A computed fold for an 81-nucleotide RNA, annotated as SAH (S-adenosyl-L-homocysteine) riboswitch aptamer. Model confidence (mean pLDDT): 78 of 100. RNAcentral holds the sequence, with entries from Rfam.
[in-house]
C1' cells in the first nucleotide's frame, strides 16, 4: 500500500442529479437513454493479500479529528438579546 467487513463522525425530512450500478438502444466500440443515487469521504478495529523493514520498535502518561450539492427541520454547546 491495496481489498472486505464492523464501529464512529447528533437525528431527520424534501429536491437536483456527478461517478459507480442495473436495465434498453448501438455489430462491437464510442456514446445515448431510462432507472437508481448527497457518507461514493475521514478516522478506529479485524480479517486476508501484496511489498519494504529489523528499528525511526515498544511502554507510559496527556489531549483529539476533518469534511460531505441546495433548503428546512430536531437536538447538544457557546455567547448576544
Nucleotide at each position: 500500500c491495496c481489498g472486505a467487513c464492523c464501529g464512529a463522525g447528533a437525528g431527520g425530512c424534501g429536491c437536483u442529479g456527478c461517478a459507480a450500478c442495473g436495465g434498453g438502444c448501438g455489430u462491437g466500440g464510442a456514446g445515448c437513454c431510462c432507472g437508481c443515487c448527497a457518507c461514493g469521504c475521514u478516522c478506529g478495529g479485524u480479517c486476508g493479500g501484496g511489498c519494504g523493514c529489523g528499528a525511526c520498535a515498544g511502554a507510559u502518561c496527556c489531549g483529539c479529528a476533518a469534511g460531505g450539492g441546495c433548503g428546512c427541520c430536531u437536538c447538544c454547546c457557546a455567547c448576544c438579546a